[in-house]
A computed fold for a 528-nucleotide part of an RNA from Deferribacteres bacterium DY0037, annotated as large-subunit ribosomal RNA, domain I. The coordinates come from a structure-prediction model, not an experiment, and the mean pLDDT is 82. RNAcentral holds the full RNA, with entries from ENA and Rfam. The source organism's lineage runs through Bacteria, Pseudomonadati, Deferribacterota and Deferribacteres.
Context: one part of a larger RNA
RNA sequence: AGCAGAUGGGGAAUGCCUAGGCGAUAACCGGCGAUGAAGGACGUGGAAGACUGCGAAAAGCUACGGUUAGCUGUCAACAAGCGUUGAUCCGUAGAUGUCCGAAUGGGGCAACCCGGCGGGGUUAAUACUCCGUCACUGAGUAAUCAGAGCGAACCCGGGGAAGUGAAACAUCUCAGUACCCGGAGGAAGAGAAAGUAAAAACGAUUCCGUAAGUAGCGGUGAGCGAACGCGGAACAGCCUAAACCAAGUUUCGGCUUGGGGUUGUGGGGCCCGCAUACGAUAUGAUGGAUGAUAGUAGAAGUGUCUGGAAAGGCACGCCAUAGAGAGUGACAGUCUCGUAUACGAAAUCAGAAAUCAGUCAGCGGUGUCCCCGAGUAUCACGGGGAACGUGGAGCCUUGUGAGAAUCUGGGAGGACCACCUCCUAAGGCUAAAUACGAGUUAUCGACCGAUAGUGAACUAGUACCGUGAGGGAAAGGUGAAAAGAACCCCUGUUAGGGGAGUGAAAUAGAACCUGAAACCAUCUGCUU
Numbered sequence: 001a002g003c004a005g006a007u008g009g010g011g012a013a014u015g016c017c018u019a020g021g022c023g024a025u026a027a028c029c030g031g032c033g034a035u036g037a038a039g040g041a042c043g044u045g046g047a048a049g050a051c052u053g054c055g056a057a058a059a060g061c062u063a064c065g066g067u068u069a070g071c072u073g074u075c076a077a078c079a080a081g082c083g084u085u086g087a088u089c090c091g092u093a094g095a096u097g098u099c100c101g102a103a104u105g106g107g108g109c110a111a112c113c114c115g116g117c118g119g120g121g122u123u124a125a126u127a128c129u130c131c132g133u134c135a136c137u138g139a140g141u142a143a144u145c146a147g148a149g150c151g152a153a154c155c156c157g158g159g160g161a162a163g164u165g166a167a168a169c170a171u172c173u174c175a176g177u178a179c180c181c182g183g184a185g186g187a188a189g190a191g192a193a194a195g196u197a198a199a200a201a202c203g204a205u206u207c208c209g210u211a212a213g214u215a216g217c218g219g220u221g222a223g224c225g226a227a228c229g230c231g232g233a234a235c236a237g238c239c240u241a242a243a244c245c246a247a248g249u250u251u252c253g254g255c256u257u258g259g260g261g262u263u264g265u266g267g268g269g270c271c272c273g274c275a276u277a278c279g280a281u282a283u284g285a286u287g288g289a290u291g292a293u294a295g296u297a298g299a300a301g302u303g304u305c306u307g308g309a310a311a312g313g314c315a316c317g318c319c320a321u322a323g324a325g326a327g328u329g330a331c332a333g334u335c336u337c338g339u340a341u342a343c344g345a346a347a348u349c350a351g352a353a354a355u356c357a358g359u360c361a362g363c364g365g366u367g368u369c370c371c372c373g374a375g376u377a378u379c380a381c382g383g384g385g386a387a388c389g390u391g392g393a394g395c396c397u398u399g400u401g402a403g404a405a406u407c408u409g410g411g412a413g414g415a416c417c418a419c420c421u422c423c424u425a426a427g428g429c430u431a432a433a434u435a436c437g438a439g440u441u442a443u444c445g446a447c448c449g450a451u452a453g454u455g456a457a458c459u460a461g462u463a464c465c466g467u468g469a470g471g472g473a474a475a476g477g478u479g480a481a482a483a484g485a486a487c488c489c490c491u492g493u494u495a496g497g498g499g500a501g502u503g504a505a506a507u508a509g510a511a512c513c514u515g516a517a518a519c520c521a522u523c524u525g526c527u528u
Stems, first nucleotide, its partner, number of pairs: 001527009015513001016477002020448002022445007029437002031150002039100003042055003046078001049075003061094006070082003105114003115134007136147004154185001155183005165172001169219001195202002206233005216224002237429003240373001244259006264407001266372003269368002271365004279360003283357004290350004295343003301316005317334002319323001325337003378402008388414001409423003413419001464471002484512001487499004
C1' cells in the first nucleotide's frame, strides 16, 4: 500500500407516518360595493417579534339564544388575573370600525399634504382640536334616487391572431380558438311558426341520445361536417301597434290619455241577431308546512397472561335501527368522541300548500266603405353567417342603389315553376329541463405521501432575484408522556464530551424515528 472482516464517523437514501394537497359526487348558495367593497397601510396584548383576531370602544363592546367548568388565540412559556351571581367557547342580531383604495372637498410620489362652509371645545385673540358637510355622470334645476369599482368559471354581444396541419405554400386549416373590450344573471341566451315537412303529417324554445362520421362541403388535398325524423328530460303560454269609440288638446296635419283588439279552417273593427257562466293566472298581498345558521339524548365488559403500556392471547359475557370512522402507551362494537335512531331555535335567512285582491271571457252572419307593424318586403351589386370555399346557392344578415302590397294580400318549402304550407316579417315578454363553481356542508377515491401531491404539509406567493412587467425557492417526524438530563468531572468554559439520573429504549439527547451508498478513520487478519 492493497484485499477482507469488525467497529465508528459522515451522509441522507429507503421503510413507516401525515398535519397538506389532487380529483370526483350530492346538496346548498350564487354575489360584494357611496350605509364606502375587494384588497391593503398603520396600529392594537402585561410583554420585543411573526401569524391570527380586532380598529383609538382596537386578541375586543352590547343584546338574545346554546353549552357547562374551566378560561385569558398560535409559536410559547412566564407574570398577573377572570369564572356556577355562568366566564371562556358556539350561533343570531347590533355597536365601534384610524388611513389608503371606485376614493368622491382640492392636490398627490396609495396609506400623505392643503382647504371651504356650518356647529362645538379651548383661548384675551389667532393658533390648536372635535363633529357634520362639500367630486363626477343621468333625469331641466333643487330635493332625491341611481351609476361608478371588485369578483372563480359559466353566458350574451363588439373586435380578433399566430405557431401549427396541408409532410413546402398562397385558397383552406388551426379558429371565430387564444387574447382584448362591453354587458347581464343566478343562470344567460333562445322561445310561442311569415316553422318543419312531403302527398302523410307535426305543432314555441332549450338540453341529452340517436340519426351519423351519414347527406354534403373541400387546392374534391389536408381536413370540415349538418339537418329532418325518432327516443327521452322538461313543459306554458301571453302582452301590444292598427281599424273603431270616448275625453282632452290643436298651428286643424295631428298629438296625448283611456277603452277596444291581437289571428291562418284568415283574424279584428263597424253593422245585425243570440247569450251573460265555468274557470285560468307567470301580478300584488296574506300565509308559514318545511329547511339553513348553535345544539340535545344516544345501547353494551370483566378477569387473567405477556408486556414499559393491552385495544393483543386465553376464559366467560353483553349491546346492536349503533360491527361508519377517529382517538386512547400495540390491533377496542361494549374506554373516549362519535355512529343508527329520535329530538331542538329567542334571533336572522330561505320558503311549499292555502287564502284574498287585481286582471282576463262567448256564439252566429252569402252585410262589407275600414285595419292587420315601410325606406320594410322585394330586386341588383359588394360582403358576412350558416357543415355549404360562388357553386344550380335558396335561407339569415346588410354597405350602396332602386323600391311595393293588406287577404282578389304576402313569405317559405335549397335557382325556377307547380302544388303545399305558414303569416305578422318589418313591436315586445316568458318558468322548467341546460352551463359553471369563487364559497359552504357532507361523502368518496385500483389519487399523492415530503425530489411526490398545489409553487406553498413549515413565518409561502414568504425569503431571495429583477428598474419593471415578472420570476420564485429550500425547509415535515425526540418520546406514550418532557419524564427535555438535578448533581459531579474534563476543557481553549453559552462549544463539545465523560459520569449520574429519566425512559421500554438515549447508537430515541433536541444537528433527536428508521439511518443504505459514496467518502473518512481505527482495530484485526492475509498478501506484497